[in-house]
Context: one part of a larger RNA
RNA sequence: CGUGGCUAAGGAACUAGGCAAAAUGGUCCUGUAACUUCGGGAGAAGGGACGCUUCCUUGUAGCAAUACAAGAAGCCGCAGUGAAUAGGCCCAGGCGACUGUUUAACAAAAACACAUGGCUUUGCAAAAACGAAAGUUGAAGUAUAAGGCCUGACACCUGCCCGGUGCUGGAAGGUUAAGGGGGGAUGUUAGGGGGUAACCCCAAAGCAUUGAACCGAAGCCCCAGUAAACGGCGGCCGUAACUAUAACGGUCCUAAGGUAGCGAAAUUCCUUGUCGGGUAAGUUCCGACCUGCACGAAUGGUGUAACGAUCUGGGCACUGUCUCAGCCACGCGCUCG
Numbered sequence: 001c002g003u004g005g006c007u008a009a010g011g012a013a014c015u016a017g018g019c020a021a022a023a024u025g026g027u028c029c030u031g032u033a034a035c036u037u038c039g040g041g042a043g044a045a046g047g048g049a050c051g052c053u054u055c056c057u058u059g060u061a062g063c064a065a066u067a068c069a070a071g072a073a074g075c076c077g078c079a080g081u082g083a084a085u086a087g088g089c090c091c092a093g094g095c096g097a098c099u100g101u102u103u104a105a106c107a108a109a110a111a112c113a114c115a116u117g118g119c120u121u122u123g124c125a126a127a128a129a130c131g132a133a134a135g136u137u138g139a140a141g142u143a144u145a146a147g148g149c150c151u152g153a154c155a156c157c158u159g160c161c162c163g164g165u166g167c168u169g170g171a172a173g174g175u176u177a178a179g180g181g182g183g184g185a186u187g188u189u190a191g192g193g194g195g196u197a198a199c200c201c202c203a204a205a206g207c208a209u210u211g212a213a214c215c216g217a218a219g220c221c222c223c224a225g226u227a228a229a230c231g232g233c234g235g236c237c238g239u240a241a242c243u244a245u246a247a248c249g250g251u252c253c254u255a256a257g258g259u260a261g262c263g264a265a266a267u268u269c270c271u272u273g274u275c276g277g278g279u280a281a282g283u284u285c286c287g288a289c290c291u292g293c294a295c296g297a298a299u300g301g302u303g304u305a306a307c308g309a310u311c312u313g314g315g316c317a318c319u320g321u322c323u324c325a326g327c328c329a330c331g332c333g334c335u336c337g
Base pairs, nucleotide, nucleotide: 001331002330003329004328005327006326007325009323010322013321018318026050027049028048029047030046035040037153051075052074053073054072055071057070058069059068060067061066076080088316089315090314091313092312093311094310095308096307100112101111117150118149119148120147121146122145128137129136130135154303155302156301157300159233160232161231164230165229166226167225168224169223170222173221174220175219179215180214184210185209186208187207188206191202192201193200194199234252235251236250237249238248261295262292273289274288275287276286277285
């Protein structure tokens, strides 16, 4: 140093934190709160009994042996589930309804999934997906089906905005590709003109190059719808017979200005906000207030019984966690021999 055992008095004073340890523990009887989705909560909590001997007796099951249960009298020890195995419990709050799943080997959770709810696509040779294709999955299914996205039991609910982006529908007008079209333009030269000649000028047809107007789909512009689509949901000034505050008024801007509910919150900077509770003393915790830097309604809002190797605060029991160390056993190492 490690592992195990014991410890006076105290009993969490330890510590980030009761981490670790201790305590609880079986069976029978009794008894059991708030809350609740009436199933639970619940082994709630709390209390008592337990060995052995003898005996007759009773009951239940069995054909019986016997087993179990109930009863009476007595015996022993410090100790009777005599060793071993065998829940600690309670109160309050956050999150997630739950059982489940996950980072094989630092994270098991509040993350994922989930039943539920909604939107949307798809009429079958379905949509969607894999594949140059053939073909296959979907599905040997058929809208009570299949795919995508979001939400996440249940209860009460889910407000306003379609201006932007997206999606759906519309087709009058604008724009517009390939393509169609071909006004013209250019090159070339038979020919004509000029020139002594070289050569210069003009130029039909053909061939070649180029190419205007005009016609021309979807898309975009445009017109509507749509937010459980992506998303968004104001500012300033004044006003009541104490003060304060502003039900009220004015004004500017916007597509519309945050409704219900909740709120110093897993969200609050200032902040250890203020008040109350708990403590002798509480940056944490619980209950309120609302001044929400920067909550808010399926990127769901607020509650919620049950559940959780979850997180946070408090209490009882218990203890070497500690005051503060000591002793014993075994093991490794070291020193001596």
A computed fold for a 337-nucleotide part of an RNA from Catalinimonas niigatensis, annotated as large-subunit ribosomal RNA, domain IV. The full RNA is in RNAcentral, with records from ENA. Its mean pLDDT, the model's own confidence on a scale to 100, is 86. It matches the Rfam family "Bacterial large subunit ribosomal RNA". Its family is annotated with ribosome and structural constituent of ribosome in the Gene Ontology.